Context: one part of a larger RNA
RNA sequence: GAACGAACGCUGGCGGCGUGCCUAACACAUGCAAGUCGAGGGAGAAAGCCCGCAAGGGUUAGUAAACCGGCGAACGGGUGCGUAACACGUGGAUAAUCUACCUCGGUGACCGGGAUAACUGGCCGAAAGGCUUGCUAAUACCGGACGAGCCCACGACGUCCAAGGACGACGAGGGAAAAGGCGGCCUCUGCAUGCAAGCUGUCGCACCGGGAUGAGUCCGCGGCCCAUCAGCUAGUUGGCGGGGUAAGAGCCCACCAAGGCUACGACGGGUAGCUGGUCUGAGAGGAUGAUCAGCCACACUGGAACUGAGACACGGUCCAGACUCCUACGGGAGGCAGCAGUGGGGAAUCUUGCGCAAUGGGCGAAAGCCUGACGCAGCAACGCCGCGUGUGUGAUGAAGGUCUUCGGAUCGUAAAGCUCUGUCGCGAGGGAAGAGAUGCUCGUCGAUAACACCGGCGAGCGGAGACGGUACCUCGAGAGGAAGCACCGGCUAACUCUGUGCCAGCAGCCGCGGUAAUACAGAGGGUGCGAGCGUUGUUC
Numbered sequence: 001g002a003a004c005g006a007a008c009g010c011u012g013g014c015g016g017c018g019u020g021c022c023u024a025a026c027a028c029a030u031g032c033a034a035g036u037c038g039a040g041g042g043a044g045a046a047a048g049c050c051c052g053c054a055a056g057g058g059u060u061a062g063u064a065a066a067c068c069g070g071c072g073a074a075c076g077g078g079u080g081c082g083u084a085a086c087a088c089g090u091g092g093a094u095a096a097u098c099u100a101c102c103u104c105g106g107u108g109a110c111c112g113g114g115a116u117a118a119c120u121g122g123c124c125g126a127a128a129g130g131c132u133u134g135c136u137a138a139u140a141c142c143g144g145a146c147g148a149g150c151c152c153a154c155g156a157c158g159u160c161c162a163a164g165g166a167c168g169a170c171g172a173g174g175g176a177a178a179a180g181g182c183g184g185c186c187u188c189u190g191c192a193u194g195c196a197a198g199c200u201g202u203c204g205c206a207c208c209g210g211g212a213u214g215a216g217u218c219c220g221c222g223g224c225c226c227a228u229c230a231g232c233u234a235g236u237u238g239g240c241g242g243g244g245u246a247a248g249a250g251c252c253c254a255c256c257a258a259g260g261c262u263a264c265g266a267c268g269g270g271u272a273g274c275u276g277g278u279c280u281g282a283g284a285g286g287a288u289g290a291u292c293a294g295c296c297a298c299a300c301u302g303g304a305a306c307u308g309a310g311a312c313a314c315g316g317u318c319c320a321g322a323c324u325c326c327u328a329c330g331g332g333a334g335g336c337a338g339c340a341g342u343g344g345g346g347a348a349u350c351u352u353g354c355g356c357a358a359u360g361g362g363c364g365a366a367a368g369c370c371u372g373a374c375g376c377a378g379c380a381a382c383g384c385c386g387c388g389u390g391u392g393u394g395a396u397g398a399a400g401g402u403c404u405u406c407g408g409a410u411c412g413u414a415a416a417g418c419u420c421u422g423u424c425g426c427g428a429g430g431g432a433a434g435a436g437a438u439g440c441u442c443g444u445c446g447a448u449a450a451c452a453c454c455g456g457c458g459a460g461c462g463g464a465g466a467c468g469g470u471a472c473c474u475c476g477a478g479a480g481g482a483a484g485c486a487c488c489g490g491c492u493a494a495c496u497c498u499g500u501g502c503c504a505g506c507a508g509c510c511g512c513g514g515u516a517a518u519a520c521a522g523a524g525g526g527u528g529c530g531a532g533c534g535u536u537g538u539u540c
Stems, first nucleotide, its partner, number of pairs: 001540004006536005013387006019380002021345001026343003030340003035071003040068002048059004078298003088222007097215002102211007110144004119134001121132004150175003154171002157168004180203006189196003224270003231261003236258004241253003273295004277288004300321005323334004351377001353376003359373001360371004390420001392418002400411004424481001426476005434467001439461008484529005489510003495524005505512002
């Protein structure tokens, strides 16, 4: 000098864009943060309103709240405890692998069965919750059939190869599939007005092959400190056989052998998430890893598996522990390192806000619902950037302050006065962009028996804004509401007076102060920066 997620002191007008617990991965009151689908299924209220003298009925409404089932909940969001490791970065390998939803191609969806929740009855419990009887449905569950292709083992063949194997075709044997919903129609079939068991469109379903995406595993190389850590190792190193996994492997197991690593730093200890980047520097390098982005790890602490395409699962389950809460003392409930917020710790870090209008995500055919992701607003000079606090004129160089050699000098065109302007702020009026669509109507194309329905494309219509009456524009009044902080001995730009008297104090280094202190304190003046200025801390 530059920089900062800064803090502290003094001061503080406005706007834009960012940023904001670096400490206790300390404990958490309260609210919200993951649901959705009735076009998968069965069942199904009430208040209110209407009728009625009443009993009751209708509507609310096949709505709500539940239940079975599907998809999602493994994303998104947080934190950096652990981890010195194939965790990360980079380049490869997978002939050792998986991949829901999406997409392309192919094949198929036939015949049956038994339950169960909700509900009803009974019972236990303070509660949390549970037991039992009876009934019922499905795109829930189960059995059988067919097998284009798929899987398993066997035989024989070809191609390729990194010589381990991989791929392809053949023969014979064994094995595994399925589900319907909604809309429309009468061409075929059945009953024969019309309807569905029929046809058709669409969304789904099963299997096979490919793509895309995502993930698993392995390897080369790279990036901390300590040798005052020098030897470490029994599943240890390898083999054979087996188990296990989506998948190679001591990953696990039985047996056998005695190996394996190490001064090119094993083992041990300390510290630490890694990277793109960020800061600094001419560069080389050094330091660092907030915000944003990629990867990893974790979710009160430790352990475990279940479900699932995917988890060993932040707002799931089980066990143990610590802590907190409820209890009828028998037993139960909980997990903010999600968004706000509270206590605590600390030098120190924000609102218990608005909205799903946009972008994105989940579910749904759609309307739509959910979304503390996100978009916005609030607080904070925490940072960067921009603007303002006026402009011109004005000498009797006013008053006043300070200094003085008492002549004067200086603050100083500074002020006053006169003139002008109107940024920001104030008042009034107007007032956005961010909105593209889904949807409805029409046309056209495809499909079809079809002018329904459905899908693609095009045109038209109508409606949706949290921010926000905000930004912005216009008008009005009016210099009015808006300047401080540090320094002035040398380094280092800037000097005098008074007070003090090695005292009080200053100080980054050298050093000032003991009676003339440009170094302390105040004042006048000056210098530097300016809505900031200094100090402290840290890095280069």

Predicted 3D model of a 540-nucleotide part of an RNA (small-subunit ribosomal RNA, 5' domain) from a metagenome. Rfam family: Bacterial small subunit ribosomal RNA.